[in-house]
Context: one part of a larger RNA
RNA sequence: UGACGGGGGCCCGCACAAGCAGCGGAGCGUGUGGUUUAAUUCGACGCGACGCGAAGAACCUUACCAGGGCUUGACAUGACCACCGAUAGUCUAGAGAUAGGCUAGCCCUUCGGGGGGUGGCCACAGGUGUUGCAUGGCUGUCGUCAGCUCGUGCCGUGAGGUGUUGGGUUAAGUCCCGCAACGAGCGCAACCCUCGUCGCUAGUUAGGCUGUCUAGCGAGACUGCCGGAAGCAAACCGGAGGAAGGCGGGGAUGACGUCAAGUCAGCAUGGCCCUUACGUCCUGGGCUACACACACGCUACAAUGGCCGGUACAACGGGUGGCAAGAGCGCGAGCUGGAGCUAAUCCCAGCAAAGCCGGUCUCAGUUCAGAUUGCAGGCUGCAACUCGCCUGCAUGAAGGAGGAGUUGCUAGUAACCGUGGGUCAGCACACCGCGGUGAAUAUGUUCCCGGGCCUUGUACA
Numbered sequence: 001u002g003a004c005g006g007g008g009g010c011c012c013g014c015a016c017a018a019g020c021a022g023c024g025g026a027g028c029g030u031g032u033g034g035u036u037u038a039a040u041u042c043g044a045c046g047c048g049a050c051g052c053g054a055a056g057a058a059c060c061u062u063a064c065c066a067g068g069g070c071u072u073g074a075c076a077u078g079a080c081c082a083c084c085g086a087u088a089g090u091c092u093a094g095a096g097a098u099a100g101g102c103u104a105g106c107c108c109u110u111c112g113g114g115g116g117g118u119g120g121c122c123a124c125a126g127g128u129g130u131u132g133c134a135u136g137g138c139u140g141u142c143g144u145c146a147g148c149u150c151g152u153g154c155c156g157u158g159a160g161g162u163g164u165u166g167g168g169u170u171a172a173g174u175c176c177c178g179c180a181a182c183g184a185g186c187g188c189a190a191c192c193c194u195c196g197u198c199g200c201u202a203g204u205u206a207g208g209c210u211g212u213c214u215a216g217c218g219a220g221a222c223u224g225c226c227g228g229a230a231g232c233a234a235a236c237c238g239g240a241g242g243a244a245g246g247c248g249g250g251g252a253u254g255a256c257g258u259c260a261a262g263u264c265a266g267c268a269u270g271g272c273c274c275u276u277a278c279g280u281c282c283u284g285g286g287c288u289a290c291a292c293a294c295a296c297g298c299u300a301c302a303a304u305g306g307c308c309g310g311u312a313c314a315a316c317g318g319g320u321g322g323c324a325a326g327a328g329c330g331c332g333a334g335c336u337g338g339a340g341c342u343a344a345u346c347c348c349a350g351c352a353a354a355g356c357c358g359g360u361c362u363c364a365g366u367u368c369a370g371a372u373u374g375c376a377g378g379c380u381g382c383a384a385c386u387c388g389c390c391u392g393c394a395u396g397a398a399g400g401a402g403g404a405g406u407u408g409c410u411a412g413u414a415a416c417c418g419u420g421g422g423u424c425a426g427c428a429c430a431c432c433g434c435g436g437u438g439a440a441u442a443u444g445u446u447c448c449c450g451g452g453c454c455u456u457g458u459a460c461a
Base pairs, nucleotide, nucleotide: 001461002460003458004457005456007455008454009453010452011451012450013449015445016444019409020408021407022406023405026299027298028297029296030295031294032293033292034290035289042053043052064285065284066283067282068281069280070279073124077123078122080120081119082118083117084116087104088103089102090101091100092099093098106115107114108113126274127273129272130271131270135268136267137263138262139261140259142257147186148185149184150183151182152181153162154161155160166177167176168175192251193250194249195248197219198218199217200216201215202214203213222245225239226238227237228236301402305361306360307359308358309357310356311355317348318347319346322341323340327336328335329334368399373394374393375392376391377390378389379388415437416436417435418434419433420432421431
């Protein structure tokens, strides 16, 4: 000087408390451990691994396993030699890779050749092999916490201190006052995007005509005004006006550094290792196993409900190898068909769902719940056995509100409700968005957790 203390003081944060909804019990989904396996590819492991890399494993992906093949190679550049055919269609053998047959059959040219291809040979290619404790880059985390430093000066033999401490104040090292300090930098804040109010301008595809909306410009909020108390400083408390008030809500933005944190499997890259294989092509299998354990979710256990009928109101988005209307068929998933739309025009979507109105059920393992299983179908795709999603009929399991413990959330939030998108042929209970309905509680900082500042002790560095 730091770090630490079941030392002290001051102060924050959904940290506790006060509340609301959960998780932990059940079934299912997903991830992980374990076990199994020919293989169940690899990585990630307290917070900060475990719906994580993966924004989508039937083949492919794919890195794993078994088997069948190749060896200048699936891919690049160059040298030498020889040759001319590449490619497409089709037939045969084969699981395919591949091999063989038949047919069609290169381009430019100054006719020297060149491009391109095949075969041989040589340099080399190739490696998701290893080391994240050799690295770059990127990322997580403390933490959007308020800190981290520098120049000169001064103090100290020196490490170092001062400034940055103190008194107030703030979300803030924010600002004020004081002070051997005076200044400055990276952070804070502001500048950026978005939502909320108003004005102006413009606009078609719009039905608003008092300009809905779209997108551009501008106005507006600054403790500016008033009062209180304060050292009459910073700031704080209350009020007015205002769409909005003291940082208006949300986002982007992450200081010096910490964890030899994570990633050699995104990419790049040093070293090491493999080179008829640790490279590469193919078929099939596996990553989907299942006594079990954990993590994160979904659906429930019902009457604030289930079912039936009627009826109302969104927003963000996406669409040409696409979205697909009206119409017809089917109980349905869906099928036929194709208007329109490169989209404020047409479609997804005559859409919302919870809601509201009416009816029924009457507390029961039920008209709750829907797992599981059987049968029959639909869709995508070369192909749904391993191993997809959906529909109909039948079947109807556990589940009676979940122990110790534990999570999220302070307002248009939680909770509940649906909806869009990315990935994607198909596959979403996940993820990223969007709107609809819309709470309870906060007396407070003693305690638990994390953090900031000052101070104190130390046998730690």
This is a predicted structure of a 461-nucleotide part of an RNA (small-subunit ribosomal RNA, 3' major domain) from a soil metagenome.
The prediction has a mean pLDDT of 85.